[in-house]
Context: one part of a larger RNA
RNA sequence: CGUAUGUGGUGGAUGCCUUGGCAGUUAGAGGCGAUGAAGGACGUGUUAAUCUGCGAAAAGCGAAGGUAAGGUGAUAAAAACCGUUACAGCCUUCGAUGUCCGAAUGGGGAAACCCACCCGUCAUCAGGCGGGUAUCGUUAAGUGAAUUCAUAGCUUAACGAGGCGAACCGGGAGAACUGAAACAUCUAAGUACCCCGAGGAAAAGAAAUCAACCGAGAUUUCCUUAGUAGCGGCGAGCGAACGGGAAUUAGCCCUUAAGUGAUUUGCAAGUUAGUGGAACAAGCUGGAAAGCUUGGCGAUACAGGGUGAUAGCCCCGUACACGAAAACGAACUUAUCAUGAAAUCGAGUAGGUCGGCACACGUGAAAUGUUGACUGAAUAUGGGGGGACCAUCCUCCAAGGCUAAAUACUCCUAACUGACCGAUAGUGAACCAGUACCGUGAGGGAAAGGCGAAAAGAACCCCUGUGAGGGGAGUGAAAUAGAACCUGAAACCGCAUACGU
Numbered sequence: 001c002g003u004a005u006g007u008g009g010u011g012g013a014u015g016c017c018u019u020g021g022c023a024g025u026u027a028g029a030g031g032c033g034a035u036g037a038a039g040g041a042c043g044u045g046u047u048a049a050u051c052u053g054c055g056a057a058a059a060g061c062g063a064a065g066g067u068a069a070g071g072u073g074a075u076a077a078a079a080a081c082c083g084u085u086a087c088a089g090c091c092u093u094c095g096a097u098g099u100c101c102g103a104a105u106g107g108g109g110a111a112a113c114c115c116a117c118c119c120g121u122c123a124u125c126a127g128g129c130g131g132g133u134a135u136c137g138u139u140a141a142g143u144g145a146a147u148u149c150a151u152a153g154c155u156u157a158a159c160g161a162g163g164c165g166a167a168c169c170g171g172g173a174g175a176a177c178u179g180a181a182a183c184a185u186c187u188a189a190g191u192a193c194c195c196c197g198a199g200g201a202a203a204a205g206a207a208a209u210c211a212a213c214c215g216a217g218a219u220u221u222c223c224u225u226a227g228u229a230g231c232g233g234c235g236a237g238c239g240a241a242c243g244g245g246a247a248u249u250a251g252c253c254c255u256u257a258a259g260u261g262a263u264u265u266g267c268a269a270g271u272u273a274g275u276g277g278a279a280c281a282a283g284c285u286g287g288a289a290a291g292c293u294u295g296g297c298g299a300u301a302c303a304g305g306g307u308g309a310u311a312g313c314c315c316c317g318u319a320c321a322c323g324a325a326a327a328c329g330a331a332c333u334u335a336u337c338a339u340g341a342a343a344u345c346g347a348g349u350a351g352g353u354c355g356g357c358a359c360a361c362g363u364g365a366a367a368u369g370u371u372g373a374c375u376g377a378a379u380a381u382g383g384g385g386g387g388a389c390c391a392u393c394c395u396c397c398a399a400g401g402c403u404a405a406a407u408a409c410u411c412c413u414a415a416c417u418g419a420c421c422g423a424u425a426g427u428g429a430a431c432c433a434g435u436a437c438c439g440u441g442a443g444g445g446a447a448a449g450g451c452g453a454a455a456a457g458a459a460c461c462c463c464u465g466u467g468a469g470g471g472g473a474g475u476g477a478a479a480u481a482g483a484a485c486c487u488g489a490a491a492c493c494g495c496a497u498a499c500g501u
Stems, first nucleotide, its partner, number of pairs: 001500009015486001016450002020421002022418007029410002031164002039101003042055003046078001049075003061095007070082003106115003116133007135161009168199001169197004179186001183233001209216002220247005230238002251402003254346001259339005266332001270328003274322003280295005296313002298302001304316003351375008361387001382397005437444002457485001460472004
């Protein structure tokens, strides 16, 4: 030095576990905000820090209800207290308080800061306390220029708005990569991104619709028709409708109301605390019984979890039954207000020309819808459509308005489910994570779980630097479970023994 065996170190794989995730189902809720939100800053305790709660009335105050023998949130003890049969505490509902910033709204501002004015009130003064003072819109009143009347403007009052929020919805505006094996029409795609607006859904909607000589009878969604008819540098690709079957159904109005919305009266299922809730013992092994043995019992309850190993009968629960002073509460109902509300059944409209766009349809034979420019009818004895156009025939009545359900989505609440994950997985985040850290900034973004049943977390002694670490002693079933703590693989590094060189 090598090989083998044994025994250690290092390391943290594996196994087991789960406080956290992921995907759903069924219900609920679908908004919060000038009565100051979302989100924060700073405070607040016997408290130095952080988390949680709360707001100078500050881990809290009041009322009502429920529960109650234990409490003073957590890391986290200690000290000092409160309470014990109902004024402790805890839970629910309703109230009070609620600093400063933030739409932030008196003015300013480098957010959590600076500086004001007016009114009321207390006060000798100084000052304290309370309220108000943003902008825009609508309505009303007052005032009022150039300019006589007026109007603009100004002032005041009342009411409303503003901001935030995950997706879903309507509208406006609108790419490129890419595909076409290059690329320009085309595609990607009316997608992404941006803006405006609304609701719990939105939008659409009661035929100037389809159909085909038979008829149907608002809209929406799904299955089909069908990758069909078509469109298309007829390339890549794009791609219907009629008809059929389902879900759900609801119709109405314009000299006034079918309705819709808000508030409100009544009614009461339900929601927001809770209550009752069956039935087991012995022996054995063991540190511990729920295991094994024997003998019982309950079950409208053998869902699930916990307890020193695997418990129907130990505990919490579960089936079932019951419960609300207070708040909320669909439908129905009472009343009020608002809307409908523009017009006299729809005229600068229908239609036309030019240029676009939407229709599956790229200008094409291109109907239909829409409209930037220019034009421009008829009035039910009328008008639109039936895919150029004309005739016949059929069908409908535009240029006013309302309308539930079937449909889409899930930031959020509750219960439950999983041939979903189990700490390099599952959310980025099981742990004080959008943290530490990086970046001027937009932004990027981790690692990190497990002693034990119980801290019983090792008194005391010894070595040592009053170390680190270790040896005894003690605890424990176990300490090679000792906090660098379950298990403890491999790489890698020792030691011992044997053999070889």
Molecule: large-subunit ribosomal RNA, domain I
Organism: Thalassomonas sp. RHCl1